This is a predicted structure of a 152-nucleotide RNA (c-di-AMP riboswitch aptamer (ydaO/yuaA leader)) from a Frankiales bacterium. Its mean pLDDT, the model's own confidence on a scale to 100, is 79.
RNA sequence: GUGGGGACACCGCUCAAUCACGUCGCACGCGACACGAACCGGGGACCCACUCCUUGGGGCGAAUCAGCGGCCCGGCAUAGCGCCAGGUCGUCGUAGGGCACCUUCCAGCCCGAGCCCGUCAGCUAACCCGGUAGGCGGUUCAUGGAAGAAGG
Numbered sequence: 001g002u003g004g005g006g007a008c009a010c011c012g013c014u015c016a017a018u019c020a021c022g023u024c025g026c027a028c029g030c031g032a033c034a035c036g037a038a039c040c041g042g043g044g045a046c047c048c049a050c051u052c053c054u055u056g057g058g059g060c061g062a063a064u065c066a067g068c069g070g071c072c073c074g075g076c077a078u079a080g081c082g083c084c085a086g087g088u089c090g091u092c093g094u095a096g097g098g099c100a101c102c103u104u105c106c107a108g109c110c111c112g113a114g115c116c117c118g119u120c121a122g123c124u125a126a127c128c129c130g131g132u133a134g135g136c137g138g139u140u141c142a143u144g145g146a147a148g149a150a151g152g
Stems, first nucleotide, its partner, number of pairs: 009139006018037002022033005038132006048122001056120001057117004065093001067091006074084003096111004102148006
């Protein structure tokens, strides 16, 4: 000097996932408990809507819907070539979603998962129930450009 890793602090991104009062503890600024505000989700009438009844159905979420290839496996069939269904791995797209004030447009870079209820739920006033987590990045950099709005 450069690269990588860790801790603390600070600044950000995603998301509903933040803020505040009180009490207690000790690490003196954090943690736990309890109660609120704010934000978010579910259930739940009339009216309206729907047409299902095991091939179950439904919820959160942007995360839906396909094509192609390899391997495994079940059924059918053939002299042979094959057909249908399922599982798994990979690949290529896609509805949709994200990227340091806000909106729109253009371009660029990404995501396009996972989890839950348990035979049950359309909408839905009153009313009832629950959540406030997790995962990442940065230390002159945070995608860029244009127009506008806001602000100064």